This is a predicted structure of a 74-nucleotide RNA (transfer RNA) from a Streptosporangiaceae bacterium. Its mean pLDDT, the model's own confidence on a scale to 100, is 81. Taxonomically the source falls in Streptosporangiaceae (Bacteria, Actinomycetota, Actinomycetes, Streptosporangiales). The RNAcentral record of the sequence draws on ENA. Its Rfam family is "tRNA".

RNA sequence: CGGGAUGUGGCGCAGCUUGGAAGCGCGCCUGGUUUGGGGCCAGGAAGCCGGGGGUUCGAAUCCCUCCAUCCCGA
Numbered sequence: 001c002g003g004g005a006u007g008u009g010g011c012g013c014a015g016c017u018u019g020g021a022a023g024c025g026c027g028c029c030u031g032g033u034u035u036g037g038g039g040c041c042a043g044g045a046a047g048c049c050g051g052g053g054g055u056u057c058g059a060a061u062c063c064c065u066c067c068a069u070c071c072c073g074a
Base pairs, nucleotide, nucleotide: 001073002072003071004070005069006068007067010026011025012024013023020057028044029043030042031041032040033039050066051065052064053063054062
């Protein structure tokens, strides 16, 4: 320098193909159960989806650009 992949709660991922507006597991908080812990039960908090711009009535999703990490090639 060229090509490709990935980026979504604290962590690991799904959702993107086909635009209608955020879900799962683990973890965390509160209460119950227990002498206590674990387990179990009930409830709850936390994500403007890597940044910016555009298209659209509407964008995590489509387009452009930039950033970060990884892989391949030179």